[in-house]
Predicted 3D model of an 85-nucleotide RNA (c-di-GMP-I riboswitch aptamer) from Rhodocyclales bacterium GT-UBC.
Lineage of the source: Bacteria > Pseudomonadati > Pseudomonadota > Betaproteobacteria > Rhodocyclales.
The model forms 90% of the base pairs in the Rfam consensus.
The sequence was found by an Rfam model in a public genome assembly.

RNA sequence: CCCCGUUAAUAGCAACCCCGGGCGAAAGCCGGGUACGCAAAGUCACCGGCCUAAAGGUUCAUCCUAUGGCAGCGGGAUUGCCGAA
Numbered sequence: 001c002c003c004c005g006u007u008a009a010u011a012g013c014a015a016c017c018c019c020g021g022g023c024g025a026a027a028g029c030c031g032g033g034u035a036c037g038c039a040a041a042g043u044c045a046c047c048g049g050c051c052u053a054a055a056g057g058u059u060c061a062u063c064c065u066a067u068g069g070c071a072g073c074g075g076g077a078u079u080g081c082c083g084a085a
Base pairs, nucleotide, nucleotide: 004083005082012038013037017033018032019031021030022029023028036072042078043077044076046075047074048073049070050069051068056064057063
């Protein structure tokens, strides 16, 4: 340095749920609490997948559609801490 990731150490993140203060049409996001988990649960929507459907299109009902999201669904890209074996 690469691979790898434990029964080592240090640091970190924070699901569900609660609050409802903020943003949003919604999905969802942000903030506070909590602690299910996480060795990239850091970052990036590039590929697949999923959620939403305001605007637009369409219809008798409705349905279609991402330009909106999910990185804690999988893959990929990229950056990074430690070093027990």